[in-house]
Notes:
c-di-GMP-I riboswitch aptamer from Povalibacter uvarum, 88 nucleotides, folded computationally. Taxonomically the source falls in Povalibacter (Bacteria, Pseudomonadati, Gammaproteobacteria, Steroidobacteraceae). It was read from a public genome assembly, where an Rfam model found it. The prediction has a mean pLDDT of 90. It matches the Rfam family "c-di-GMP-I riboswitch aptamer". The literature on the family includes a 2007 paper in Nucleic Acids Res by Weinberg et al., "Identification of 22 candidate structured RNAs in bacteria using the CMfinder comparative genomics pipeline". Of the family's consensus pairs, 95% are formed in the model.
RNA sequence: CUGUGCCAAGGGCAAACUCGCCGAAAGGCGAGGACGCAAAACUACCGGUCUAACGGAAGUCAUUUCCCAAGACAGCGGGGUUGCCACG
Numbered sequence: 001c002u003g004u005g006c007c008a009a010g011g012g013c014a015a016a017c018u019c020g021c022c023g024a025a026a027g028g029c030g031a032g033g034a035c036g037c038a039a040a041a042c043u044a045c046c047g048g049u050c051u052a053a054c055g056g057a058a059g060u061c062a063u064u065u066c067c068c069a070a071g072a073c074a075g076c077g078g079g080g081u082u083g084c085c086a087c088g
Base pairs, nucleotide, nucleotide: 002088003087004086005085012037013036017032018031019030020029021028022027035075041081042080043079045078046077047076048073049072050071055067056066057065058064
């Protein structure tokens, strides 16, 4: 430098769920908790998924219905960036 995660060590992260806070929601953050993870570290660039407030359209006496990402997911896949240990 490159490949791999079969072995070992020290560790790391933390799904569901519960509580609190933020948010229209999706979801996020904190605490508890561990299903899993060798990038479950970072990044919305590509595809995908979720939500639909604002806005738009339709309609009702009223409640509503539909469309839309500038919102969100990096623990959906790919790409990019960085990185521990071991082995070859």